Model confidence (mean pLDDT): 89 of 100. A computed fold for an 83-nucleotide RNA from Paenibacillus sp. UNCCL117, annotated as c-di-GMP-I riboswitch aptamer. Rfam family: c-di-GMP-I riboswitch aptamer. Rfam's curators write: GEMM was predicted in a large-scale screen for bacterial structured RNA regulatory elements.

RNA sequence: ACACGAUAAUAGCAAAUCUGACGAAAGUCAGGGACGCAAAGCUACAGGGACUAACGUGUAAACUAUGUCAGCCAGCUGCCGAA
Numbered sequence: 001a002c003a004c005g006a007u008a009a010u011a012g013c014a015a016a017u018c019u020g021a022c023g024a025a026a027g028u029c030a031g032g033g034a035c036g037c038a039a040a041g042c043u044a045c046a047g048g049g050a051c052u053a054a055c056g057u058g059u060a061a062a063c064u065a066u067g068u069c070a071g072c073c074a075g076c077u078g079c080c081g082a083a
Stems, first nucleotide, its partner, number of pairs: 004081002012037002017032006035071001041076003047073002049069003056063002
């Protein structure tokens, strides 16, 4: 250095849910709150996958992303140093 991840150490983040706001929705932001996380840091125009369906299309059922999710897989970067 790479791989790897401990009843180690220094730190960190924050699920569900409640309140308020934004949004058509998915969902996002702020505060509370901790299920958990060795990347739960960043990336949605590296890639895959998933969600919603406003606009649009359609007789209807439905289709559709320019919207959303990385705490789905993943790409990039990073703290520490036992086995």